[in-house]
RNA sequence: GACCCCAUAGCUCAAUUGGAAGAGCAGCGGCCUUCUAAGCCGCAGGUUACAGGUUCGAGCCCUGUUGGGGUCA
Numbered sequence: 001g002a003c004c005c006c007a008u009a010g011c012u013c014a015a016u017u018g019g020a021a022g023a024g025c026a027g028c029g030g031c032c033u034u035c036u037a038a039g040c041c042g043c044a045g046g047u048u049a050c051a052g053g054u055u056c057g058a059g060c061c062c063u064g065u066u067g068g069g070g071u072c073a
Base pairs, nucleotide, nucleotide: 001072002071003070004069005068006067007066010025011024012023013022019056027043028042029041030040031039049065050064051063052062053061
C1' cells in the first nucleotide's frame, strides 16, 4: 500500500429478506437467611463507533472516516 472481517447496555453476545433493540453476567431494590453467599421476584441501564446518503421506515442497504483483527505485498 491492496483486500477481507468486526464495532449494539458496564462486560460477553443476540436481533429472521429493512417494520424500530433483547438475553446472560454485573448494578439497584425486595423476598428468603441470625448475617453473608446461593436461590427467587422486580427495576434501571442504548445518539446500535462517527458523518453523510437511499427509503414512508435503517442495527440491517450504499459511501466516507475512526478504531481493532486478519491475509497478501